[in-house]
RNA sequence: GGCUCCAUCGUCUAAUGGUUUAGGACGCCGGGUUCUCAGUCCGGUAAUAGGGGUUCGACUCCCCUUGGAGCUGCCA
Numbered sequence: 001g002g003c004u005c006c007a008u009c010g011u012c013u014a015a016u017g018g019u020u021u022a023g024g025a026c027g028c029c030g031g032g033u034u035c036u037c038a039g040u041c042c043g044g045u046a047a048u049a050g051g052g053g054u055u056c057g058a059c060u061c062c063c064c065u066u067g068g069a070g071c072u073g074c075c076a
């Protein structure tokens, strides 16, 4: 240099092009229960790497960029 794959809440992860102001678990915050703590129950919290395109509609398809991983070539 070439090719392939990956990027979503703090973490792990789900979402057939239409169920979605993106769901779940853990964490965190608040409350109930408890003498207190732990535990448990209820509620809340916060994310699609950036830009562009296709489409009536994009986390999802296409292109570019950024970052990461893998395979591989050339020169010395």
Base pairs, nucleotide, nucleotide: 001072002071003070004069005068006067007066010026011025012024013023018056027045028044029043030042031041032040033039049065050064051063052062053061
A computed fold for a 76-nucleotide RNA from a Spirochaetota bacterium, annotated as transfer RNA. Taxonomically the source falls in Spirochaetota (Bacteria, Pseudomonadati). Rfam family: tRNA. It is annotated as a transfer RNA.